[in-house]
The prediction has a mean pLDDT of 83. Small-subunit ribosomal RNA, 5' domain from an uncultured soil bacterium, 538 nucleotides, folded computationally.
Context: one part of a larger RNA
RNA sequence: AGCGAACGCUGGCGGCGUGCCUAAUACAUGCAAGUCGAACGUGAAAGUCUUCGGAUGAGUAAAGUGGCGCACGGGUGAGAAACGCGUAGGUAAUCUACCUAGAAAUGGGGAAUAACUUUGGGAAACUGAAGCUAAUACCGCAUAAUUUCCGAGGGUCUGCGGAUCCUUUGAUUAAAGGGGGCCUCUAUUUAUAAGCUCUCGUUUCUAGAUGAGCCUGCGUACCAUUAGCUAGUUGGUAGGGUAAUGGCCUACCAAGGCUACGAUGGUUAGCUGGUCUGAGAGGAUGACCAGCCACACUGGAACUGGAACACGGUCCAGACUCCUACGGGAGGCAGCAGUAGGGAAUCUUGCACAAUGGACGAAAGUCUGAUGCAGCGACGCCGUGUGGGGGAUGAAGGGUUUUGGCUCGUAAACCCCUGUCAGAUGGGACGAGGGAUUGCAUACCUAAUAAUUAUGCAGUCUGACGGUACCAUCAGAGGAAGCACCGGCUAACUACGUGCCAGCAGCCGCGGUAAUACGUAGGGUGCAAGCGUUGCUC
Numbered sequence: 001a002g003c004g005a006a007c008g009c010u011g012g013c014g015g016c017g018u019g020c021c022u023a024a025u026a027c028a029u030g031c032a033a034g035u036c037g038a039a040c041g042u043g044a045a046a047g048u049c050u051u052c053g054g055a056u057g058a059g060u061a062a063a064g065u066g067g068c069g070c071a072c073g074g075g076u077g078a079g080a081a082a083c084g085c086g087u088a089g090g091u092a093a094u095c096u097a098c099c100u101a102g103a104a105a106u107g108g109g110g111a112a113u114a115a116c117u118u119u120g121g122g123a124a125a126c127u128g129a130a131g132c133u134a135a136u137a138c139c140g141c142a143u144a145a146u147u148u149c150c151g152a153g154g155g156u157c158u159g160c161g162g163a164u165c166c167u168u169u170g171a172u173u174a175a176a177g178g179g180g181g182c183c184u185c186u187a188u189u190u191a192u193a194a195g196c197u198c199u200c201g202u203u204u205c206u207a208g209a210u211g212a213g214c215c216u217g218c219g220u221a222c223c224a225u226u227a228g229c230u231a232g233u234u235g236g237u238a239g240g241g242u243a244a245u246g247g248c249c250u251a252c253c254a255a256g257g258c259u260a261c262g263a264u265g266g267u268u269a270g271c272u273g274g275u276c277u278g279a280g281a282g283g284a285u286g287a288c289c290a291g292c293c294a295c296a297c298u299g300g301a302a303c304u305g306g307a308a309c310a311c312g313g314u315c316c317a318g319a320c321u322c323c324u325a326c327g328g329g330a331g332g333c334a335g336c337a338g339u340a341g342g343g344a345a346u347c348u349u350g351c352a353c354a355a356u357g358g359a360c361g362a363a364a365g366u367c368u369g370a371u372g373c374a375g376c377g378a379c380g381c382c383g384u385g386u387g388g389g390g391g392a393u394g395a396a397g398g399g400u401u402u403u404g405g406c407u408c409g410u411a412a413a414c415c416c417c418u419g420u421c422a423g424a425u426g427g428g429a430c431g432a433g434g435g436a437u438u439g440c441a442u443a444c445c446u447a448a449u450a451a452u453u454a455u456g457c458a459g460u461c462u463g464a465c466g467g468u469a470c471c472a473u474c475a476g477a478g479g480a481a482g483c484a485c486c487g488g489c490u491a492a493c494u495a496c497g498u499g500c501c502a503g504c505a506g507c508c509g510c511g512g513u514a515a516u517a518c519g520u521a522g523g524g525u526g527c528a529a530g531c532g533u534u535g536c537u538c
Stems, first nucleotide, its partner, number of pairs: 001537003005534005012384006018377002020342001025340003029337003034068003039065002042062001047056003075295003084220008094212002099208008107141001109139002116131006148171002151168007177200006186193003221267003228258003233255008270292004274285004297318005320331004348374001350373003356370001357368004387417004397408004421479001423474005431465001434462010482527005487508003493522005503510002
C1' cells in the first nucleotide's frame, strides 16, 4: 500500500460497485425453453339466449402429428500438469443448421400412423388390441448438372505424397407445399380456379460469412528423501472407423519408443487478459468483468441432430430421498430466489419484459430468474452533512494548583443569519430519435388504380424502475460523532487509585508506595461515519 474479508465499539444521507473464499454437502416450494393454426387432421365445456328443436360461446380453449429451438443464454471449478491454456502457424487431412450472393429446378404417384372411436390391463407411472383419418411426416418413380464414382487424354502448381483446371465414355443422386390479391389470357360464366400475379417456403450446385474439429513450434507449479519407464508399447503393410489425419481400432510383420536438457511416479492446481505490490526488475494472485477449457447426484453408454455423447433429454448400474394397493414407480438447484448443515463469514422464496439481447412466428405476439430494475449488508470507493458570523463579567461547572492562579475556552449562554441532507406540500421526467397500428402520397412489380414490398407524412397506442430523479414552496439550528492512542520507535501529560498485585505489551520493556507504560478522570494527539484489532499478499 492492498483485500470478495471477519471481529470489537460506534453509526446521518446519497451515488457507483460488490456480497458462500467453507460442504462439487443434502435440498421443501415456486419459477428459469419454448414457439408456430400462414405445415396438418380433430375439436370441447362453463356461461347466455330459447319457439325446448336448437343457437351462441367457437372452429375458441385443448391435446395430438409436423417444423424450428432446446448444443445459445445461466451456474460451478470437482477433475485435469494436458496441445488444457497462452502465443505463432498448418489443414493439399475437414465440416458448417440459420444468414448473404449467384445458377437451375419444384413433374407424377403410393402406403401408413398419432389424435379420435371401441375395448382390455394397472393403485399409480403408464400401457396392450381392433377400427378411422391428414400433412411441408414417410416411401418408390421421372428428370438433372460444373454433384459423386470409374476409365482415357492434356495443361498448371507442388512440400513429389498430391492438388487443381480442360476435353471425353459410362454409372449414380432431388424436391412440398402454404398465404394474399385479381380477371389480362385460358376454362366454365356476373364469380371462381386448374389461369395470372406477389410473397414465404422446398431441392441441387457454386461462392461468401460465421462457428467448429484436428495437427505442429515455443512457453506453462513443486519433490531426485521419485531413476529407470513402456507390448498397442514404437514403426510398417492391409483393412475398418470418422466430416477429417492418425495404433483411433483390428489382423499380420519388424523391435522399437521415452529418459539426468529429468522420463516414470508422487503432491498441488482450472489457464489467460488481468489484479495487488514494487522506482523497476521481480514477487504474490486469478473474486467481480472478458476469452478459452472442464463438469452437471456418482460411474458407463449411445440415440437424435449441422453441431451433444447433451445442467432443467434417453438407457444401464450405484448411493441417497420420496410414493406404493408391495406387483411397481418417481427424483437430481455447481439456473434465480429460498431451506437445513458446515463456518469467523456472504443478501429478497421481490417487480418487469418498458429497454438491450435471444427462441419461435409472415406478423400481431408468446416465452425469456438472460437482462433491466428494486430490496438487504458502512463490505469497498467517492461525495456530502452534523451549521455560519459576532460574542470576555474570560460566567457557572469540571480538572489542577506553589492557593496567586492556570486550563477546558469564543467553547457555552446571548445577538444576528443561512437552509445542504433528513421532514412536509405541489409539479414531474430523459431513457421511446425505437416499435406497433390506421389513413394518405410516391415508387417498384403487374393486365391492373388490386395485393405485396420500399420510402415519406399525419393521427393513435406503448415505462418495470416510479410519482423515482429533478424543480419549486414551507417550517426550523432544529433530527445527525465517534473510535483509537498519548514511555521510546511515534504526533500527544498531569492527578488519583493500585503496590512484581491487578494488569499492559508489535519490539525494547512497564508494575515491588511519589507509575507521563496498569485502571479511572481531566487535558491532549491522530483519523473521522467511521475507528481500531485479527488474518493474508507485496